[in-house]
């Protein structure tokens, strides 16, 4: 470096809940605490959600564009605390 202890100090918080924000997925603030060793960051990559468009006789389905969303799907990029064993 790898690696990751019933170690230490600390950190994050799922489902539910109130208030709030967005047409929707979602998103923020308290509460909660299921779990996390990168559950820090990042929409690049795939796969997922919404909204519109398109199509079509119709449509809540297949495909297709588009503009969203999500980092606690599953890969890549990047920073990083501690320090026993190997």
């Nucleotide at each position: 470096c790898c690696c990751g202890a019933u170690a230490a100090a600390g950190g994050c918080a799922a489902a539910c809940u109130a208030c709030u924000u967005g047409u929707a997925a979602g998103g923020g603030u308290a509460g909660g605490g299921c779990g996390c060793a990168a559950a820090g960051u990042u929409a690049c990559g795939g796969a997922u959600c919404u909204g519109c468009c398109g199509c079509u006789a119709a449509g809540u389905a297949a495909u297709g564009g588009u503009a969203g969303a999500a980092a606690g799907c599953c890969g890549g990029g990047u920073u990083a605390c501690c320090g026993a064993a190997g």